[in-house]
RNA sequence: GAGCCGUUAGCUCAGUUGGCAGAGCACCGGACUUUUAAUCCGGGUGUCCCGGGUUCAAGUCCCGGACGGCUCA
Numbered sequence: 001g002a003g004c005c006g007u008u009a010g011c012u013c014a015g016u017u018g019g020c021a022g023a024g025c026a027c028c029g030g031a032c033u034u035u036u037a038a039u040c041c042g043g044g045u046g047u048c049c050c051g052g053g054u055u056c057a058a059g060u061c062c063c064g065g066a067c068g069g070c071u072c073a
């Protein structure tokens, strides 16, 4: 230098044909318990990496950029 893949909640990751942003764990509040743990009930806590474009509507499609990984040179 070229190609490919990835970036979504605190962490690990889903998200279909463009149509209400989700799961598990963690966390917060409550119940239970002498207390803790466990268990049960409730709560999503988010600038979907950044900028622009297309569209009635974008996490999703298009363009550019950033970061990480792999391969080639």
Stems, first nucleotide, its partner, number of pairs: 001072007010025004019056001027043005049065005